[in-house]
RNA sequence: UGGGGCGUAGCGUAACCCGGCAGCGCAGCGGACUCUGGAUCCGUCAGUCCAGGUUCGAAUCCUGGCGCCCCAG
Numbered sequence: 001u002g003g004g005g006c007g008u009a010g011c012g013u014a015a016c017c018c019g020g021c022a023g024c025g026c027a028g029c030g031g032a033c034u035c036u037g038g039a040u041c042c043g044u045c046a047g048u049c050c051a052g053g054u055u056c057g058a059a060u061c062c063u064g065g066c067g068c069c070c071c072a073g
Base pairs, nucleotide, nucleotide: 001072002071003070004069005068006067007066010026011025012024013023020056028044029043030042031041032040049065050064051063052062053061
């Protein structure tokens, strides 16, 4: 420098292809239970890498950028 893949909550992972209320697990916080809680149960917190475009509607499609990984030179 060229090509490809990936980027979603503190962590991991769905939804993406085929546009339609962003879900789940763990962690955190509050509570119940309990002699105790690190077990169990209930509740709660928090997210689409950034900027534009298309659209009634974008995590999803398009363009540019950023970061990471792989391949080639």
Description: The RNA shown here (transfer RNA) has 73 nucleotides and comes from an Actinomycetota bacterium. The coordinates come from a structure-prediction model, not an experiment, and the mean pLDDT is 83. The sequence is in RNAcentral, with records from ENA.